[in-house]
RNA sequence: UGCGACAAAGGCAUAUCCAGCGAAAGCUGGUGACGCAAAGCCACGGGUCCUCGCUUCCUCUCGCGACAUUCGUCCGGAGGACCCCAAGAUCGCCGGGCUGCCGCGC
Numbered sequence: 001u002g003c004g005a006c007a008a009a010g011g012c013a014u015a016u017c018c019a020g021c022g023a024a025a026g027c028u029g030g031u032g033a034c035g036c037a038a039a040g041c042c043a044c045g046g047g048u049c050c051u052c053g054c055u056u057c058c059u060c061u062c063g064c065g066a067c068a069u070u071c072g073u074c075c076g077g078a079g080g081a082c083c084c085c086a087a088g089a090u091c092g093c094c095g096g097g098c099u100g101c102c103g104c105g106c
Stems, first nucleotide, its partner, number of pairs: 001105004011036002017030005034092001040098003044095003047090003051086001053084001056081005062076002065074003
């Protein structure tokens, strides 16, 4: 310095379940191995997820609502969807940055 034998000493640990934290995404510890050659670290760019707000739209067997009283329109309420915005989460989604063990080769 290149590569990772469909390899491996050694390492990490998905889902699940248990305990704790959080509004949630999720996080921490234990359990457990789906996988991983950086599945070590950094939310820097993109993605995804969650929550708040906002705009618009949709639905309603909601309202002794307002106007009209012919069909309705509007307002409010409940539920839902997209965009945008903000806070957060994820580095085991991708890219980027930093660091590093072993093996093989040069």